[in-house]
RNA sequence: GGGGGUAUAGCCAAGUGGUAAGGCAAUGGUCUGCAAAACCUUGAGCCCCGGUUCAAAUCCGGGUAUCCCCU
Repeated sequence: GGGGGUAUAGCCAAGUGGUAAGGCAAUGGUCUGCAAAACCUUGAGCCCCGGUUCAAAUCCGGGUAUCCCCU
């Protein structure tokens, strides 16, 4: 210098145009004599900017970070 992958909650992770699952952790609650366990509850608008669209985490363009390959 060229090519490719990945970026979603504190952590892991699903989603493939119609308004974001699940697990762990955490908050509050129920239960308990107290605790643990169990059960219930609460919480992200998706790395950034722009574009397409009635509608974008999702499609397109440009960046950023990180990983891999080639030279």

RNAcentral holds the sequence, with entries from ENA. A computed fold for a 71-nucleotide RNA from Paenibacillus sp. TSA_86.1, annotated as transfer RNA. It matches the Rfam family "tRNA". Rfam classes the family as a transfer RNA. Lineage of the source: Bacteria > Bacillati > Bacilli > Caryophanales > Paenibacillus. The prediction has a mean pLDDT of 80.